[in-house]
């Protein structure tokens, strides 16, 4: 330098055909316990990597840039 893949909550990851963004863990509150852990209930938390484009509507489609991984040279 070229090709491919990945980027979504603090962490690990889903998200089907473009139509209200989710799960587990973690964290806060409550229940339980003498207390803690475990368990149960509930809640907080997101510029969906950046910019631009298409569309009535974009996490999803297109272009570009950035970062990471793999392969080729």
């Nucleotide at each position: 330098g070229g090709g491919c893949g990945c980027a979504u909550a603090g962490c690990u990851c889903a998200g089907u055909u473009g139509g209200u963004a989710g799960a587990g863990c973690a964290c806060g509150g409550c229940c339980c316990u003498u207390a803690c852990a475990a368990g149960g209930c509930u809640g907080u938390g997101g510029u969906c990597g950046g910019c631009g484009g298409u569309u009535c509507a974009a996490g999803u489609c297109c272009g570009u840039c950035u970062g990471c991984g793999c392969c080729c040279a």

A computed fold for a 73-nucleotide RNA from a Polyangiaceae bacterium, annotated as transfer RNA. The organism belongs to Polyangiaceae, within Bacteria. It matches the Rfam family "tRNA". Its family is annotated with triplet codon-amino acid adaptor activity in the Gene Ontology. Its mean pLDDT, the model's own confidence on a scale to 100, is 81. The sequence was found in a public genome assembly.